Context: one part of a larger RNA
RNA sequence: GGCGAUUGGUGGAUGCCUAGGCAUUAACAGGCGAUGAAGGACGUAAUAGACUGCGAUAAGUUGCGGGGAGCUGUCAAUAAGCGUUAAUCCGUGAAUUUCCGAAUGGGGGAACCCAUAGCUUUAAGCUAUACUUGUUUGUGAAUUCAUAGCAAACAAGAGCGAUACCUGGAGAACUGAAAUAUCUAAGUAACCAGAGGAAAAGAAAUCAACCGAGAUUCCGAAAGUAGUGACGAGCGAAAUCGGAGGAGUCUAGUGCCGUUAAAAUUAAAAGCAGAAUUGUAUGGAAUGACAAACGAUACAAGGUGAAAGUCCUGUAAGCGUAGCCUAAUUUUAGCGGACAAAAGUAGGGCGGGGCACGUGAAACCCUGUUUGAAGAUGGGAGGACCUCCUUCCAAGACUAAAUACUCGUUAAUGACCGAUAGUGAACUAGUACCGUGAGGGAAAGGUGAAAAGAACCCCGGUUAGGGGAGUGAAAUAGACACUGAAACCGAUUGCCU
Numbered sequence: 001g002g003c004g005a006u007u008g009g010u011g012g013a014u015g016c017c018u019a020g021g022c023a024u025u026a027a028c029a030g031g032c033g034a035u036g037a038a039g040g041a042c043g044u045a046a047u048a049g050a051c052u053g054c055g056a057u058a059a060g061u062u063g064c065g066g067g068g069a070g071c072u073g074u075c076a077a078u079a080a081g082c083g084u085u086a087a088u089c090c091g092u093g094a095a096u097u098u099c100c101g102a103a104u105g106g107g108g109g110a111a112c113c114c115a116u117a118g119c120u121u122u123a124a125g126c127u128a129u130a131c132u133u134g135u136u137u138g139u140g141a142a143u144u145c146a147u148a149g150c151a152a153a154c155a156a157g158a159g160c161g162a163u164a165c166c167u168g169g170a171g172a173a174c175u176g177a178a179a180u181a182u183c184u185a186a187g188u189a190a191c192c193a194g195a196g197g198a199a200a201a202g203a204a205a206u207c208a209a210c211c212g213a214g215a216u217u218c219c220g221a222a223a224g225u226a227g228u229g230a231c232g233a234g235c236g237a238a239a240u241c242g243g244a245g246g247a248g249u250c251u252a253g254u255g256c257c258g259u260u261a262a263a264a265u266u267a268a269a270a271g272c273a274g275a276a277u278u279g280u281a282u283g284g285a286a287u288g289a290c291a292a293a294c295g296a297u298a299c300a301a302g303g304u305g306a307a308a309g310u311c312c313u314g315u316a317a318g319c320g321u322a323g324c325c326u327a328a329u330u331u332u333a334g335c336g337g338a339c340a341a342a343a344g345u346a347g348g349g350c351g352g353g354g355c356a357c358g359u360g361a362a363a364c365c366c367u368g369u370u371u372g373a374a375g376a377u378g379g380g381a382g383g384a385c386c387u388c389c390u391u392c393c394a395a396g397a398c399u400a401a402a403u404a405c406u407c408g409u410u411a412a413u414g415a416c417c418g419a420u421a422g423u424g425a426a427c428u429a430g431u432a433c434c435g436u437g438a439g440g441g442a443a444a445g446g447u448g449a450a451a452a453g454a455a456c457c458c459c460g461g462u463u464a465g466g467g468g469a470g471u472g473a474a475a476u477a478g479a480c481a482c483u484g485a486a487a488c489c490g491a492u493u494g495c496c497u
Base pairs, nucleotide, nucleotide: 001496002495003494004493005492006491007490008489009488015482016446017445020417021416022414023413024412025411026410027409028408029406030405031160032159039100040099041098042055043054044053046078049075050074051073061094062093063092064091065090066089070082071081072080105114106113107112115129116128117127118126119125131157132156133155134154135153136152137151138150139149165196166194167193168192169191176183180230206213207212217244218243219242220241221240227235228234248398249397250396253339256337257336258335259334260333261332262331263330264329265328266327267326271319272318277292278291279290280289293310294309295299301313302312303311347371348370349369350368351367352366353365354364357383378393379392380391381390382389433440434439456468457467458466459465
C1' cells in the first nucleotide's frame, strides 16, 4: 500500500408520521364603500423582537344570552395579578376606532406640510369647507324685463373586489392553408365601459306546409347532415324529436315594477343532554393476549404511555326561552317610476356588417349615406321575383325557473400528495434575498409517554467540548436529538506485498 472482517465518524437517503396542501360534492353566500372601503403606516402588554388582536377607551370598554373553573393570545418563559359577588371563553348587539388610502379644506415625494370660518368648557378641543349630476331656494351681468353666471341646502355618484361568470364597445398577430393575397386563427387574446347574483334572452309582423305547432334559455339527437368554401385549408346550420324548466303581463290604472316601513308566520346562534367493563399475566405504560360481561336509532372519527363500541372528546336519536341580527313568504300603508298602440318608421338606391351562407339566384336582420309608403277594405313573412294560399301584426315596455362561475362560509368525500412530494409557502412566506424598477423569489418539519431538559463532582479559559453521577423503557432518544442507506474519512485486526 491492497483485499477482507470488526467498530466508529461524516452524511441525511429510506421507513413511519402530519400540523399543510390538491381535487370534488352538497348547502349557503355572491359583495364592501363618503355612517370613509379594500389595503396599509404608526402605535398598543409588566416586555427587547416577530406574529395575532386591538386603536390614544388601543391582546381591549359595554348590554343581552350561553357557559361553569379556571384564566391573563402564540413563539415562551418569568414577574405581578384576576376568578363561584361567576372570571377567562363562546354567540349576538352597542361604543371607541390615530394617520394614509376614492381621500374629499389647500398642498404633497402615501402614512406628511399648511389653512379658513363658526362654536366653545379656551384645550395638543369640536364642527364645517373637494368635484360632478339632480332638485329646491336665494342672488344676479353685458342688457330694461330676462337669461348666463354665482351662492346655499338636500339627495345621489365616485373607489375596491375573484386575472371567475355576463352584456356591450372597439379589436390583433403568430398559426393553418405544407409558399401566399381571399380564407383561417377569431370576433379569439389583450384593451375599454357597464351590470347582477346570475347576466343576457323572452311572450311571434315566429315556424311550418295545406297537417299543424305555440315566449325565452340550457342539454341530448337530427349531424359533421343540408349547405358554404382560392368548392382548397376549413367553416357548418335549421325544421323536427327527446329531456330540464315552465308564467305570463302592462299602456293612465281597484293594474305593473321598484323601494321604504309595520305586522304575522316559518327558518336560523352560542349551546344542553347523550348508553354500555371488569379481572389475570406480560410490559415503562394495556387500547393488544387470556377469561368472563354489557350498550347500540350511538361499531363515524379523534385522543388517551402499544391496537378502546363500553376511559375522554364525540357520534345516533332528541332539545334549545327572550331580545338583537339575518333570510323567505303573506298582508297593509307610504313614496317613486314606466307606459297613449308606435313615420323620417317599413321599404328602395349606394357602401358595409350580421346571419353556418365568402355577392352569389341571396331572401332575412342591423345601418353610415340618400330617399321614402300604406294605415286593418291595411301591412310583414313563407330563401330572387310574381300569383294563389297559409300564417302573423313591426316601428313601446316588464318578466321567475331551468343555464354560467367561485374570492369566500359550513359540512363531507377521495384506488389524491406525504416534506426534492403536495400550493411558491406544513416553519417569522410572497418572508429572507436579488433587481433603479416592472419584477423575480428560496431554503427550512419529527427528543421523549411525560422535560422527568441532566442536581452534584472532574478536565478545561468562571469557554467550547467531554468524562462520571442522576432521569428515563431507551441517552448510540442529550436538545446538531425518530429511523439513520450510499458516496467519503478513520481506528483495530487477519492475509498478501